[in-house]
Context: one part of a larger RNA
Parts: sequence; structure tokens; C1' cells
RNA sequence: CUGGGCGUAAAGGGAGCGUAGGCGGUCUUGUAUGUCAGAUGUGAAAGCUCACGGCUCAACCGUGGAAAUGCAUCUGAAACUGCAAGACUAGAGUACUGGAGAGGUAAGUGGAAUUCUUGGUGUAGCGGUGAAAUGCGUAGAUAUCAAGAGGAACACCGGCGGCGAAGGCGACUUACUGGACAGAUACUGACGCUGAGGCUCGAAAGCUGGGGGAGCAAAGAGGAUUAGAUACCCUCGUAGUCCCAGCUGUAAACGUGUGCACUUGGUGUGGGCGGCUUUAUCCCCGUCCGUGCCGGAGCUAACGCGUUAAGUGCACCGCCUGGGGAGUACGGUCGCAAGAUUAAAACUC
Repeated sequence: CUGGGCGUAAAGGGAGCGUAGGCGGUCUUGUAUGUCAGAUGUGAAAGCUCACGGCUCAACCGUGGAAAUGCAUCUGAAACUGCAAGACUAGAGUACUGGAGAGGUAAGUGGAAUUCUUGGUGUAGCGGUGAAAUGCGUAGAUAUCAAGAGGAACACCGGCGGCGAAGGCGACUUACUGGACAGAUACUGACGCUGAGGCUCGAAAGCUGGGGGAGCAAAGAGGAUUAGAUACCCUCGUAGUCCCAGCUGUAAACGUGUGCACUUGGUGUGGGCGGCUUUAUCCCCGUCCGUGCCGGAGCUAACGCGUUAAGUGCACCGCCUGGGGAGUACGGUCGCAAGAUUAAAACUC
């Protein structure tokens, strides 16, 4: 390579957009690229192989045949594939109406709570723990009332509820804005699927510059515990956590790559539409889209999956090939750095 695989044994790229490429709906006509048939030429010799023969046999050798799956040319076939032309509407998309949503961005606003400041009341403790101590407090703390400042996060609603490609998104209002869904028609007419490179997005931590800093809190300090205690517990506490601009590009980035089609069911729940009945926008019935649970066939090594497939198929991409060495070294690319990415071998079991 072939083959076999990728939920948990090694293996799905963190996610999307998209270039090349690969693949691609229905009908008609033409063509003849692939495809198929026949013919001709060629496909050196040796070798292989078959028959016969020569060395006493064999190895070895000779003669003849076959083979040489290939290539070229010619003649034909036209189902499939390609190409060209024309047509279609079931894929895809556009327009219209409508409701749902923590989808995104920006600005503004709000209340609860913590902390701090000021003032009032008030007096000896408070705090903390398994128990304590460090710590705070007669310079008046803790508690309580009032006022103010400031930062961060938005209790209840809240829900195996919703939205988003993923990361993720949760107070309220306004503005701008993306997507999905449903319902009726009309229109375009294959415009599609996937996607090596590429580009964009990408939690937390971290980095650069400038702000901000209430609470929390790596590092650090102290108090305990302990044989020790560079920890777990306690009191403090700096980066950081927050905002703006830029970088980093990684995670147990966790549903099992994306798309399409097909294949018994039951029961919740979210969003629409229709029917029935109406006091009713309630039940009930049907249907489309989403999200859960349970299970049939089938699949699976088992666990389990099971119309949201891990079933049955097709298309395209990524990835795996014993453990360690190692996601390391070297080199390349990227980065301010931290490092990221690509990625071996010796050796060893």
C1' cells in the first nucleotide's frame, strides 16, 4: 500500500466560512472523454511456462509453441460516466405574513448585599475554630440607625426550559443587528454536499500599554495542627479577577466530524399551525421544528446505542496502526514572553 477501524480498547480536527479538489436531482437530443466489442500492427533476445530433443540421468543446453494482463491505429456500441445544447421542479434559495428566544454589539438605568467614610445610640468585647491563637477593640470596636462613596455580580422567576457554529449567553430599558421556526402562496431553476491549504471566531489562566479595584484571592506574612506541615483549618494579603486597545490560541474546548436518505413504538417538555368543541386563547385529535426519558428490530467485545443511531446506505474531510522514550529532541513557522504548532530517532520492554 491493501485491508480494518475511530462513544469507553490507538484514533473525530475546539468551532465555523470557504478556495482547489472529490461527489452530485428528473427528462430529451447530440457527441464519444472514460467504458465495452472486434480487427491490424507492435510488445527484442534471454527468463517463466508447454511440447519435443542433446549431453548415460539431472543440473545445464537446443528447437518450436504459448504467454507477454500493455501501447498505437482502425471499425463499431451508446446503457452508465464526461462534455455540449434544451427543458423541468421533488434538492437549494428568494419574496410575504406571524409568533418565540440569557443570540450579538453599544448606551443608559435599578434594587439587594459586602466593604469603606461621616454622624447618632451604646459598652466591653468582637471575630474565628474540632479546640484555639494570630487579628480587630476603651484613640470606643462588634451590634444598631441615618447619610454618603465605590466596585463587582444580578437572588426569586429558573425549568434534563430557551438561544447560539463552537467558545458561550441570565436585572431592566432603548437603539442597531445575526440566525432558526411555522403558515400560506408566488418566483429563480440544480444555483447543491463536503472541503486539503487559507481566513475568521475561540473558556480560564497568562502577556503589553492605559484605567479601575468593593468582595474574593495564586504568591507572600502570621496563627494553629503535626514527628515534620514549604499543606488541609484560621487571620491578613499582592498580582489577578473588572473596563478599553492589542497579543496569546490552548482545555476533561466533552455528544460520538459534516450533509442527505431510509427503518416498529411509548411518554414528558419548548415554539408554531390546523381540526373538534366552545364561555374558553382549556382539554382532546392531527401536523412541522427543537429538546429529554424509556424501549423494538438491528448493531455492539460488552457496557450500551436505539427516527436526536453507535441501525441500513451514499458523499466528502480529519485521524489511528503495541507500551515507554515523547507530544519530547532537532529543524521550520508563529509569539513580546510564557509558549503554541508541525514532529522523529537511538535505546528499551
Overview
Predicted 3D model of a 349-nucleotide part of an RNA (small-subunit ribosomal RNA, central domain) from a metagenome. The RNAcentral record of the full RNA draws on SILVA. The prediction has a mean pLDDT of 90. It matches the Rfam family "Bacterial small subunit ribosomal RNA".